[in-house]
Order: sequence, then structure tokens, then C1' cells
RNA sequence: AUGAAAGCAUAGGGAGAGAGCAUCGGAAGCGAGAGCUUUGCGGAUGCCGCCGAAGGAGUAAGCCGAAUGCGGCGCUGAAGAAGCGCUUGCGGUGAAUCUCUCAGGCAAAAGGACCUUUGCCGGACG
Repeated sequence: AUGAAAGCAUAGGGAGAGAGCAUCGGAAGCGAGAGCUUUGCGGAUGCCGCCGAAGGAGUAAGCCGAAUGCGGCGCUGAAGAAGCGCUUGCGGUGAAUCUCUCAGGCAAAAGGACCUUUGCCGGACG
């Protein structure tokens, strides 16, 4: 400085999928009692079904490496010896709202990738 990206705060928007079943508890009510009934209580354990948008993992092109070995191709070489070089195989790196479903989630609320507003910070291009 007509102040980029990133970051923090703020406000708004923001999808999907069982308030699943069983057992055991809790609470309330009824009953003389054994017991019975009701109740998401935002309880425990187990079982099955499902979702992808916290987080995590996987990966294409591209880039890097041929360092050691294997494979392929080429060159030197008489050679199926040996050596050298290259390599869309291989190894490393590598994005997403894609894939997985470890984690998380499946009424509302909360959370929520991502998008936008305002403020602060920041100091790229010029």
C1' cells in the first nucleotide's frame, strides 16, 4: 500500500443413515406380597442392520530414484561371460465431497467436511 494466501475469532447456511432388538439395571405408579405396568434414563452389556461430511487410512497423473535386487528394452562384446545405459513394470512422494469404514455417527439438540459475512492477525504480487 485499492494489502494475496494462510491462521484465529464472529455470524449465517450446511447432507446421509434403526428413537432397531435382547438381557440387566435406574426412575415413577399400582399391589398385602410375589410381582405387574409405564418410562429414551440421554444407563450398561451383547447382537444384527445401515451412513460418510470430525479425525484416520488408500490412491491417478505428475515429480524423484535407479541406490540394492528382480523383470523388460537397448548398446559394447564371439558369447546364453561380463559391463554400461534407459525404463509407462518396480521403489519413494502424491489430491478430492473419490474409495475404505479403524474411529465417528443413524428422532430433536449437539456435532459436522465445505461455503459465505464481519473483525483481528498476516505481509505475497505490485